Large-subunit ribosomal RNA, domain I from a Candidatus Bipolaricaulota bacterium, 562 nucleotides, folded computationally. It matches the Rfam family "Bacterial large subunit ribosomal RNA". Its family is annotated with ribosome and structural constituent of ribosome in the Gene Ontology. Its mean pLDDT, the model's own confidence on a scale to 100, is 80. The full RNA is in RNAcentral, with records from ENA.
[in-house]
Context: one part of a larger RNA
This record gives sequence, structure tokens and C1' cells, in this order.
RNA sequence: GGCGGACGGUGGAUGCCUUGGCAGCUGGAGGCGAUGAAGGGCGUGGCAGACUGCGAUAAGCCACGGGGAGCCGUCGAGCAGGCUUUGAUCCGUGGAUGCCCGAAUGGGGUAAACCCACCGCGUGGAAGACGCGGUAUCUCUCCCUGAAUCCAUAGGGGAGAGAGGCGAACCCGGGGAAGUGAAGCAUCUCAGUACCCGGAGGAAAAGAAAUCAACCGAGAUUCCGUCAGUAGCGGCGAGCGAACGCGGAAGAGCCUAAACCCUUAUAGCUUGCUAUAAGGGGGUUGCAGGGCGGUCCCAUUAACAGAUUCGCGAGUUCUAGCCGAACCGCUAGCAAAGUCACUGGAAAGAGCGACCAGAGAGGGUGAUAGUCCCGUAGGCGAAAGGACGAGCGACUGGGGGCCGUACCUAAGUAGCGUCGUACCCGUGUUACGGCGUGAAGCUGGGAGGACCACCUUCCAAGGCUAAAUACUACCAGCUGACCGAUAGUGGACCAGUACCGCGAGGGAACGGUGAAAAGAACCCCGGAAGGGGAGUGAAAGAGAACCUGAAACCGUCCGCUC
Repeated sequence: GGCGGACGGUGGAUGCCUUGGCAGCUGGAGGCGAUGAAGGGCGUGGCAGACUGCGAUAAGCCACGGGGAGCCGUCGAGCAGGCUUUGAUCCGUGGAUGCCCGAAUGGGGUAAACCCACCGCGUGGAAGACGCGGUAUCUCUCCCUGAAUCCAUAGGGGAGAGAGGCGAACCCGGGGAAGUGAAGCAUCUCAGUACCCGGAGGAAAAGAAAUCAACCGAGAUUCCGUCAGUAGCGGCGAGCGAACGCGGAAGAGCCUAAACCCUUAUAGCUUGCUAUAAGGGGGUUGCAGGGCGGUCCCAUUAACAGAUUCGCGAGUUCUAGCCGAACCGCUAGCAAAGUCACUGGAAAGAGCGACCAGAGAGGGUGAUAGUCCCGUAGGCGAAAGGACGAGCGACUGGGGGCCGUACCUAAGUAGCGUCGUACCCGUGUUACGGCGUGAAGCUGGGAGGACCACCUUCCAAGGCUAAAUACUACCAGCUGACCGAUAGUGGACCAGUACCGCGAGGGAACGGUGAAAAGAACCCCGGAAGGGGAGUGAAAGAGAACCUGAAACCGUCCGCUC
């Protein structure tokens, strides 16, 4: 030196644990903001570094409820001083205060958290200073003023109302890729995806047939299942991919424009007409409907309906809580407490004997507790605020038949040409868009996949509309053949921190004494660190570098061997 063994050191694997995560389900809530948000800066405690809370009234102020004995938040004790059955601390509801920055909005400022004003009022108030209120921009409405240029308009000023910014996903609209696939690549695909922009709501969008169907019929929209990987599309490649119909969820239908009538204003003139505008009535559809004229019936404070709005409102529910069985009775002590004759430091374990159960979910307690504690089943509860809400009242809405008349029924629209887009459709229908062209007027018009005829069906060029559907940042409860500290969130720990980067941005590590600090008085060695006794404890080989304590690695001793 090597190998082996024993005993240690180091190290922090493993086992056990869980305060934290992950995935879902059910219910709630689905917004906050110029009454200044989200997010920050700086302050704020008797002593105060950080976190939390709060805002110069600053770990708080006021009121009303709940609750009932302790309290003055956490790391984290202490000193000092207080509060509290005249009900504190704590929990809920409402209110007050709420510095500065930030949409940030009086002007400026960008190195955000700073600088400087004006007007009005106030502080004995002239100045200075301080306090309170106001002073941004855009849009709409109204008023005042008012150029070139007479009227007018532009412009200027003022008042009132609204907007602005933030937010996880879901939704609608405007734009819109490429990597990729096609085993290359250009049509195609990826994909109308990602991403950017605008907008809205608790949902959004869509929606009451110019729809389908097929000679039978259906009867708004949305969503699910099926039809069906079918019909189709497709360098007929890769791939893409319906609809009708059927079964379900839900269910709801309405309002304008026009004809016609009336009113008001303005203008014109043939001074009682015309035109235009505004308002009111009327009217809303395809077996055409409506207007106007005639005629008949019903109704007319009734009855019916209502998705509107307002009020009342039984009640339901959310935001604090409360009661809640069982180890027997009495007395004494003790107390959270069947027994202890078992083990143990400790009983909830074993043994023995009881009891409750609408409660044997779960958690805690010195090991494993239905009956010890919190709870659980089952019940109960709100002064204040929120949500829903049967019902009632107000309010709103709407009739029909026949005859006649031919007044109305959405125009740069439909259609057509061409180009493009969306549809299964890459073209020729349909829908939408650009450019060009451009109707009809109910004896009208569209569609039924070029086109024509017959037939059928519907009524465009205005608008509104719950539910069934999508999502989860947030709150509560529950669940898991989900993780258990190199896992699970990046983050169990003061983490989007430390640290890195000019910046956009990137981005960690770190859990466990014990049942209880009982956290080791005192003595000894040492400068200390550290250790040896003593003491605590069940255990200190649990001693804070603290449960267990693997391996690498480093030692000490012994054996063998060179």
C1' cells in the first nucleotide's frame, strides 16, 4: 500500500409525516373604476427589522347584530403600560377617515410616488403661509358668441350627461401567418389555427322563413345524439368533409317603415291648397295582408295576455352564529376523563363490563377513542346589507266577418356582367363583398344547385327577443387505484423572492427536537468553538448543525498479504 472485519466521522439517501400542490364535482358569484380602480410608493406600534392590517382619525374610529371571558395580529419571546360582565379581544353588516403615484384628469414631469399654478371660500387676514372646493380630454344635448361673406357656417366660450383604465377563461367582429403534412414543392394542408386590433355580457352570438321538403309534408334560433367518415370536395394526391330526415334538451313570440287621418312649424303662392320636417293615431302580412268606403257581430272600469316598468310583497337564500346522544347515582377532592388488577413515559391498545346511534364522516387529545374535546346526523337563527321571489296593484298590449275600391307593402335595392370570399363544393347554384350596369310594384317578386316549362313553396332589401349552450380569475363544500419535499405549482420555507441581464426577460435553493422546552441550573478543560460531568426527559446515540440516518468519501484498531 491492497483486501477484509469492527467501531467512528462525514453526508443526507430511505422510511414515516404534511402546513403545500394537482385533477375534478356541486353550489354561489360572474365584475372593479372619475364617489378615483387594478397595482404600487411612503408612512403607521411605547420600545418595531420583516410580514399582516391600516392611512396623518393610520395593527385603527362610529353604529347595529353575533358571541361570552379573556385580550392588546405573526415571526417571537421580553420590558413597560393598559382594556374587559357598564360585555372587551374576536366574527358579520352598514358607515367614517382614506397621504402620494397610478386611466391620473389644473399645468408640468418622466428618473411614477416629484415640481409649479389659477379661481372661489376660510384661518382676526393686507402680504406671505396653510386648509377646503373647483379647473384634463373626447362624445352627445342645450345655450351664448361669432369670421372671410349679407344671411349663414367654420371657429370661440359655457352648462348638463356620458366615456376613458383594469380584469382568468368563455363570446362576437376587423385583420391574419409560418414551422408542418403532401415522405421534394407551387394549388392544397397546417388554419381562419397562433398572433394583433376593436367591442360586449354573465353569458355572448343566433333567432320568428323571400327556410326546408318533394307532390307527402314540416314550421324561429341554439345545443346534444344519429344520419356519417355517408353524399361529396380534392395536384381526385396528402387530406378535407356536409345536409335532409330521425331521437332528445329547451321552448315564445313580437315591434317598426308605407298607405290613410290629425296637430305643429317652415316655405310657396292660385288665401285654401301644395311641398317639406317633426310629433300623435293607424298598421305589420303570403290560404296575401293592410289602408279607404259601405255593412254586420263581439267587446268597451269586463275578460285575456305580458319578456316592459314601478310599487307592495308571503316566503326562499347568501353574508356572523346556536342546540346537538352515549362510560350509572350521591358525597369529598380533582377534573377534559368507565375501570386499571395488564403493558407503557403517556392508553385511545389488551382484558373486563356498560351505553348512544336520524350521530360508527372527519380532525384533535402523550400509541389505534362512536360514548374525552371540536364536530357529525338532525334541527334552529339576522338588527343591517345583497340575491331570488309566488301573489297583488299600477302599467302596457291586442277583436272579427262580408262586399267594393286598386291607395300602400322597405331602391342605387334585387337581378345581370366580372373579380374575390364563405359554404363538403378548388365551379356553375346560394349567401356576402369590390367595380360596372340596373328592375318590377301583387295581373308583383324570390327559391326549389347551370338553364327552360309545369308544379310546389316563401315574401328580401328595417329592428327586438328569454330558455336549453360556453367558460372559471374569485367564494364555499366535497371527492381522488393524484404527489408527498430532486415529487407535487417556479414557489409547503417572507417566491416571482435572492440572484442574473442595459432591457424584453430569465429565475433558484431552503420542511421535521420533544407529548410538553421540561431548550441543559451548577462544576470541570478551553480565549472561544467544542467537549466531559450534573440535571430534564420514555429516549440526549432526541441537544437545537436536533426523527430515521443508506452510499460515495475520510479515519482508528485488528487480521491477512506483498